[in-house]
RNA sequence: GCUCCCGUGGCGGAAUAGGCAGACGCGUCGGACUCAAAAUCCGAUUCUUCGGAGUGCCGGUUCGAUCCCGGCCGGGAGUA
Numbered sequence: 001g002c003u004c005c006c007g008u009g010g011c012g013g014a015a016u017a018g019g020c021a022g023a024c025g026c027g028u029c030g031g032a033c034u035c036a037a038a039a040u041c042c043g044a045u046u047c048u049u050c051g052g053a054g055u056g057c058c059g060g061u062u063c064g065a066u067c068c069c070g071g072c073c074g075g076g077a078g079u080a
Base pairs, nucleotide, nucleotide: 001079002078003077004076005075006074007073010026011025012024019063027045028044029043030042031041032040046053047052056072057071058070059069060068
């Protein structure tokens, strides 16, 4: 250089025939239980100027994009 794969909340990781983004687990915070704790159970957990915005970045297609197309950035694998 060329080919292929991957990039999603604090972390791991789902959702791909294009149709509610974040299931499930971990962590964190609050509460219940306890003499106190552990374990267990319940609730919350992206940002926000509250109008919205958000799946690496910028564009495109579409009524509608995590998903399809183009370019770029980063990581991994293969190859001369």